[in-house]
């Protein structure tokens, strides 16, 4: 100095917030993971459309629809 490992930290998984568990990125500076689909023309920082508050599960909160008190 470069390189893998672990550990410990941070961050990420298409709309809030916590817990948990999984995957992901990352550890001087650049840099990453993530940042979803479909339609339409006059192709733009254009327009219109469903699906979803979860990566997965549980709670809280917003918002919608029914039922009972």
């Nucleotide at each position: 100095a470069u390189c893998a490992a672990u550990a410990c930290g941070g961050g990420a998984a298409a709309u809030g917030g916590u817990g948990u568990c999984u995957u992901c990125c990352u550890g001087a500076u650049c840099c990453a993971a993530c940042c979803g689909c479909c339609c339409u023309c006059u192709u733009g920082a254009a327009g219109g459309g469903a699906u979803g508050a979860u990566g997965g599960c549980g709670c809280c909160u917003a918002u919608u629809a029914g039922g009972g008190c």
Model confidence (mean pLDDT): 78 of 100.
Predicted 3D model of a 69-nucleotide RNA (Fluoride riboswitch aptamer (crcB RNA motif)) from Spirosoma arboris.
Rfam family: Fluoride riboswitch aptamer (crcB RNA motif). Rfam links the family to the GO terms response to fluoride and positive regulation of gene expression. The literature on the family includes a 2012 paper in Science by Baker et al., "Widespread genetic switches and toxicity resistance proteins for fluoride".